[in-house]
Context: one part of a larger RNA
Molecule: large-subunit ribosomal RNA, domain VI
Organism: Methanocorpusculum sp.
RNA sequence: UGUUCGAAAUCUGAGAGCAAGAAUGAAAUAGUACGAGAGGAACUUUCAUUCGUCACCUCUGGUGUAUCGGUUGUCUGACAAGGCAGUGCCGAGCAGCUACGUGGCACGAGAUAAAAACUGAAAGCAUCUAAGUUUGAAACUUCGCUUGAAAAGAGAUUUCGUUACAGAGCACCGGUAAAAGACCGGGUUAAUAGGUUUGGGAUGUACGCACGAAGGCAACGACGUGUUCAGUCCGCAAAUACUAACG
Numbered sequence: 001u002g003u004u005c006g007a008a009a010u011c012u013g014a015g016a017g018c019a020a021g022a023a024u025g026a027a028a029u030a031g032u033a034c035g036a037g038a039g040g041a042a043c044u045u046u047c048a049u050u051c052g053u054c055a056c057c058u059c060u061g062g063u064g065u066a067u068c069g070g071u072u073g074u075c076u077g078a079c080a081a082g083g084c085a086g087u088g089c090c091g092a093g094c095a096g097c098u099a100c101g102u103g104g105c106a107c108g109a110g111a112u113a114a115a116a117a118c119u120g121a122a123a124g125c126a127u128c129u130a131a132g133u134u135u136g137a138a139a140c141u142u143c144g145c146u147u148g149a150a151a152a153g154a155g156a157u158u159u160c161g162u163u164a165c166a167g168a169g170c171a172c173c174g175g176u177a178a179a180a181g182a183c184c185g186g187g188u189u190a191a192u193a194g195g196u197u198u199g200g201g202a203u204g205u206a207c208g209c210a211c212g213a214a215g216g217c218a219a220c221g222a223c224g225u226g227u228u229c230a231g232u233c234c235g236c237a238a239a240u241a242c243u244a245a246c247g
Stems, first nucleotide, its partner, number of pairs: 005161007015147004021051008034039001052105005060099004067092005072085005094235001108142003115135004170247001172186004192244003195240005200234004208227005215220001
C1' cells in the first nucleotide's frame, strides 16, 4: 500500500517451523517360562543416569570497577575526611547476568510398508486377493509447542463512529522492551518515574567523648572497652501526590 466507509478489541487457522526428544542401566516380573540338568529369558510396571533442547535464579557456585570494611606508600600543616598508585592491594558482597545450580521436554489416535491373517472364487480342491475383511513400524497424518489474514477464494465475531474529544500519531513520565525504528506501561478520575518514610538486604560496630593501657621523669601513648546489631550504603518491596507527566 492492498484487502472497496473509517476504527478498536477478540478470534479462526490455509500454510510454515521444531528432534524436542534420544539412548542406557537397575529393580520387580523371576530363579518364573523353557530345560534331564547345567543354565536361563521376555511382554509389562517403576526408578535412575547420560546426552540434547527450552526456560529460570528459590538453593549452590561465579561475577559483581553499585556498596561496606581493613591496610601500604605519598599528598592535602595535624585530626577528621579524602585524592593518586591497573578497583593500589586485600576481606566480604544485594540486585542483575550466569552454570558448575534448578525445573520441564507424555500417552495416545488415524491410514499404511514389509510382514502376519480371515472368508473366498477364478480352478467343485487349494489359495492372505481377484470382490470383501482384520492386524501391523522410531518413518507418514495428527496429538504438543512457536508462528501464521498479503490465505488475490485477501476470512469471522462484537462494539464504536458517520468525518471527528471515533481512533491514531507527535511530544511528555517510564521499562516486562530495546542498535535506530519498533514493542509494552502511565499521564492528576494518576503510584509511571524521582523524592521521602517504613520494611527487607550488604558491610561489620562510625566520628566524637569517657575510661583502661605496655612504656615513659614528663609530654605522650600502639591498642582495648562503653556509648554502638553502630555508622555508611542499596539498581529491591510497600506506602505516600512532595516534584515531574506540560502541550